Record summary:
A computed fold for a 1394-nucleotide RNA from an uncultured organism, annotated as small-subunit ribosomal RNA. The coordinates come from a structure-prediction model, not an experiment, and the mean pLDDT is 81.
RNA sequence: UUGAUCCUGGCUCAGGACGAACGCUGGCGGCGUGCCUAACACAUGCAAUGUCAAGUGGAUCUUCGUGAUCACUGUGCGCACGGUGUGAGUAACGCGUAGAUAACCUGCCUAUAUCUCUGGCAUAACUCCGAGAAAUCGGGGCUAAUAUCAGAUGAGGACUCCGGUUCAAAGGUAACGGAUGUAGAUGGGUCUGCGUCUAAUUAGCUAGUUGGUAAGGUAAUGGCUUACCAAGGCGACGAUUAGUAGCUGGUUUGAGAGGAUGAUCAGCCACACUGGAACUGAGACACGGUCCAGACUCCUACGGGAGGCAGCAGUGAGGAAUUUUGGACAAUGGGGGAAACCCUGAUCCAGCGACGCCGUGUGUGGGAUGACGGGGCUUUGCCCUGUAAACCACUGUCAGAUGGGAGGAAAAGUUCGCUCGGCGGACUGGGACAGUACCAUCAGAGGAAGGACCGGCUAACUACGUGCCAGCAGCCGCGGUAAUACGUAGGGUCCAAGCGUUGUCCGGAAUUACUGGGUAUAAAGGGUGCGUAGGCGGGCUUGUGCGUCGAGGGUUAAAUGUCCAGGCUCAACCUGGAACCUGCCUUCGAUACGGCAAGUCUUGAGUGUGAGAGAGGAUGGUGGAAUUCCUGGUGUAGCGGUGAAAUGCGUAGAUAUCAGGAGGAACAUCAGUGGCGAAGGCGGCCAUCUGGCUCACUACUGACGCUCAGGCACGAAAGCGUGGGGAGCAAACAGGAUUAGAUACCCUGGUAGUCCACGCCCUAAACGAUGUAUGCUUGGUGUUGGUGCUCUGCAUCAGUGCCGGAGGAAAUCCGUUAAGCAUACCACCUGGGGAGUACGAUCGCAAGGUUGAAACUCAAAGGAAUUGACGGGGGCCCGCACAAGCGGUGGAUUAUGUGGUUUAAUUCGAUGCAACGCGAAGAACCUUACCUGGGCUUGAAGUGCAGUGGACCGUCCCUGAAAGGGGACUUUUCUUCGGAACUGCUGUAGAGGUGCUGCAUGGCUGUCGUCAGCUCGUGCCGUGAGGUGUUGGGUUAAGUCCCGCAACGAGCGCAACCCCUAUCCUUAGUUGCCAUCAGUUCGGCUGGGCACUCUAGGGAGACUGCCCACGCAAGUGGAGAGGAAGGCGGGGAUGACGUCAAGUCAUCAUGGCCCUUAUGUCCAGGGCUACACACGUAAUACAAUGGCGGAUACAAUGGGCGAAGCCGCGAGGUGGAGAUAAUCCCAAAAGUCCGUCUCAGUUCGGAUUGUAGUCUGCAACUCGACUGCAUGAAGCUGGAAUCGCUAGUAAUCGUAGAUCAGCGUGCUACGGUGAAUACGUUCCCGGGCCUUGUACACACCGCCCGUCAAGCCAUGGAAGCUGGGGGCGCCCAAAGACGUGUACGCGUUAAGGC
Repeated sequence: UUGAUCCUGGCUCAGGACGAACGCUGGCGGCGUGCCUAACACAUGCAAUGUCAAGUGGAUCUUCGUGAUCACUGUGCGCACGGUGUGAGUAACGCGUAGAUAACCUGCCUAUAUCUCUGGCAUAACUCCGAGAAAUCGGGGCUAAUAUCAGAUGAGGACUCCGGUUCAAAGGUAACGGAUGUAGAUGGGUCUGCGUCUAAUUAGCUAGUUGGUAAGGUAAUGGCUUACCAAGGCGACGAUUAGUAGCUGGUUUGAGAGGAUGAUCAGCCACACUGGAACUGAGACACGGUCCAGACUCCUACGGGAGGCAGCAGUGAGGAAUUUUGGACAAUGGGGGAAACCCUGAUCCAGCGACGCCGUGUGUGGGAUGACGGGGCUUUGCCCUGUAAACCACUGUCAGAUGGGAGGAAAAGUUCGCUCGGCGGACUGGGACAGUACCAUCAGAGGAAGGACCGGCUAACUACGUGCCAGCAGCCGCGGUAAUACGUAGGGUCCAAGCGUUGUCCGGAAUUACUGGGUAUAAAGGGUGCGUAGGCGGGCUUGUGCGUCGAGGGUUAAAUGUCCAGGCUCAACCUGGAACCUGCCUUCGAUACGGCAAGUCUUGAGUGUGAGAGAGGAUGGUGGAAUUCCUGGUGUAGCGGUGAAAUGCGUAGAUAUCAGGAGGAACAUCAGUGGCGAAGGCGGCCAUCUGGCUCACUACUGACGCUCAGGCACGAAAGCGUGGGGAGCAAACAGGAUUAGAUACCCUGGUAGUCCACGCCCUAAACGAUGUAUGCUUGGUGUUGGUGCUCUGCAUCAGUGCCGGAGGAAAUCCGUUAAGCAUACCACCUGGGGAGUACGAUCGCAAGGUUGAAACUCAAAGGAAUUGACGGGGGCCCGCACAAGCGGUGGAUUAUGUGGUUUAAUUCGAUGCAACGCGAAGAACCUUACCUGGGCUUGAAGUGCAGUGGACCGUCCCUGAAAGGGGACUUUUCUUCGGAACUGCUGUAGAGGUGCUGCAUGGCUGUCGUCAGCUCGUGCCGUGAGGUGUUGGGUUAAGUCCCGCAACGAGCGCAACCCCUAUCCUUAGUUGCCAUCAGUUCGGCUGGGCACUCUAGGGAGACUGCCCACGCAAGUGGAGAGGAAGGCGGGGAUGACGUCAAGUCAUCAUGGCCCUUAUGUCCAGGGCUACACACGUAAUACAAUGGCGGAUACAAUGGGCGAAGCCGCGAGGUGGAGAUAAUCCCAAAAGUCCGUCUCAGUUCGGAUUGUAGUCUGCAACUCGACUGCAUGAAGCUGGAAUCGCUAGUAAUCGUAGAUCAGCGUGCUACGGUGAAUACGUUCCCGGGCCUUGUACACACCGCCCGUCAAGCCAUGGAAGCUGGGGGCGCCCAAAGACGUGUACGCGUUAAGGC
């Protein structure tokens, strides 16, 4: 990561650090620090041509004293230090630590002992000459020493055959030196134990190699070197090879263990343009020395020369990036010197850089009218900025000015004294930093604040702009018109002379797990066994004292870090002390445990004896059934095959059937969560050979054991090689089907192969996805093989299953056969993809196996479980869902709505069911929102304020299509006299909008669905999401009820309560009714009556109450009685939690946005009524169950209307009675009776058209309804498909109403007539419950795989080309070292040199 959950697991962030860099910003000071890159190249200056003065000569000065100074020469010391600098090389005795050196050296220094004698030869400087551009060189001549040579001596040293041999010196003087020993100190050389990065895709390396002897060499050991001899040496405890790297004290992080790192400071090492080499010397194979080679740079007269900043500054280059060509030797230290003193880019200081750490300032106190103003928001409230400011009162750090002004200085020199290698006193002069630190005074709030962030993590929110754009982003992720996430502003938060960003390291990360993880399913147990090294190992005793433990000693440099003190005003910083330095070495002690050595024991392990089971293995033989084939017989037209077919076989005789034969392979039943085996695996029967296992007895051995890297062996199927075999089956292949296609599934054939022998291959979901061994830890129930007993059974051993306890586990689950509790050893894992891929190596005949990466890419991938949704999964159930029926739609004409098209406009909305006779219960104008044209602008209507005029209203005239514009006439009321009411105009607030957003909303509505569901409280279960309840067994229309149950209750729904209707009773009788009585014009008309109908109030009634059957019950079935009605009597209203971003901003309301002489408003005309077409919904028909004509009967609801009469064929007109309504009016049709039509485009059907009219209305042209006459179209029952309906229903017949001036085939109501069918739930559609699978959750209209196209990124391979590094072999070879020769040479001799 998920809708949510738990887990596994990676990614990311918050912390700290830095030699940093970059962005914005920047007051001061202190202390630190500053080329991490090109060990790249270097101009210039400086860093040791330092210093001393024994000696000689020269120059200058001179007091002429060889007195002073200068340069050169010679000599001594130094130049091997410091530095410094750098980290290239180095994986090494390089470094660290602890040791060894009886295997060594050591200048200067200290102590001590002895000596310091006699002679000699040269040479530089200088002078003369020569070569050269220069660097420099050559020749002749003179001279000295503390230069150099010889001799003597020998305390002492070295060697020794113990006799002896051999080895020195330097002088000078005021102070100093020299030689030879010994000892010390200091510094170094060498050797050793231990520690010290990565890679095995580096497994073998090594000939001076390992050792010995001898010699050489060295200060010294040693193959360091040489000769000879031997054949060794190193390596999975990682040799060799490759890569990377200076090591350490420390630094940084961390609770620690660890990890990372090795700047500054300190110790060691290495290097000094690159490579090689030696010389001198106490010390070098030498940063500022020499020689040679190389590259590069410079000079040149082209002959030849010069150079080495990884010293301090500095330059160029590289780079994201790193300073002044400063001052001084005053201090500390170093070199020389007796000293003064000289030298010292070591050092001390200063300069530059916010690079780091630390300190400090930018004011302090008061001050609410919460000020004006500004900015921001707004609910319009000073709400925020905000005590902030102003204002008042103070202070004076830093910076500035003026004045004063250190410490750092100890020494040294001269001199005096003393207890005289030294100490004390006096005097003299000495500071780069620096007139700096510090102190005092002056002035004045004056000169001194920014950066990042504000969606969550993470402290801090609003407005505007933008509109998946611009952009942000550490991760998750923001942005598609209301962005706390972009940009800006206001406000806020956090830090502060800094703040952020980037990079790197540690942390968090128990995310490599020593401390401190895992491997059934998340990544992870090797396919299995045997077994080597290794690791680990039973009981007892003794010894040892290696590990282990204790005590002491040495060391663990200093600095750092910690603690305690102290010094700079504090701090950083510095100083002192303490503790620490967990390590190593060493001495002494302890002996439990481990090791080692020795002895012993039996329980681990093994052997023996006696039994037992078994598809354990190998070889040989053998049996029957079946398939196929062959031969023969019988027999005839099909067989075969499938969902259905076809290919195929068959009249040349198949299939079928009988008999005989051939051949190969496999072994039904028994057969079993039965057996055996290490695993793979093993199945007819018999024989031979052979492995393992179990039980019983407890005789023997005496720890002989467990595990196991490499190694060895085995290892299904497929595959490979050689040779056989081949019945059936069957990849490939062929044909037939299926299909849109079908390289498949199905069918007919069919080859490798399957079988055997031998040899390979070596992999599987080789699985219990569970390594092996041992011990311990409640039980129940099967089963296999033994044994014992008191034998239907019990006990026990060894296996094999199920359930389940404790415990474990993320859960699923495991649970004495552990996934529990422990031990030992091995193997393996560390996010997903890339990838078990590439390269390399190795094995293989091949196929391929084993081992096994990286770049790049993602923020997840994954496990288990939960709730839903889904399934051409399962079970149960329901519904006019199907079926059974009746009538329709789809075909025709018309009406109406929609789409489309058209148009100036054809206003807008509704679009599967759930839009389409819908909004619209009624578009000629109006409506009206649309179009064209003409007007108005505070407006057509409403409200407030201010100003101004006046009544307003009304009448009339002109113009105009009207709206509008212009004009004439007429004309107030109240009053407290201020004004008010009313009204026109002007101005200003603001009006207005059917303009946009139903995806910003309220309200209302549709739909699933009148489906039976949806939830809650408490309890319980679960780590949790969640479950339980609500599931189960019945039942119901129903989560309706009953029973059961870790649930018990409750709510919204269901039902009931409400209304209508069906029956009765009662109350009340006008406008209703009329049985009885009377009258009558014959009409309940009148009197009368209220019985009946009816009206409308109140009641009754129905509850499975009674009966039978079934049932525990609920209830169901039956049907009886009774009843008007019987199992919800019929109908209506009533619509749970929710779903569809469903519909509506055009009913209304409303946020935001937009228009404001127009998107507002008024008017006239037009349009919404268009018309090649398509669809929906209806009306009327196609006719005889009918049409037409005549006669005639029966409603209910409702409205307010209009009767009779008269006129008209009719629509209608006239008329006006009655009616404010149970009173009057509007009013039935189908039906029934009679007649006619006789199957035809008709006496069916009525469209269309013509004409004449009626009515409404300012007005029927676009564009109304109706009437008469005439006209008389399509249509003869409708393809695929599809709709409604289960009873007073469908079908059919008319009536009324709303809207409305008028207008309907629509809608809503009303009654009349009045059916058919339902076996049933397999199927279609929709729904409910349970269950199951899931990689879905935007939920199957889901998710998701691969190719291809275009572009891009990274990586692998690659003929060839090219650069760098390394190994082995060979060739050429400088300087140098060693040896030899020239050599009876040079040199007066010796020594030495050449």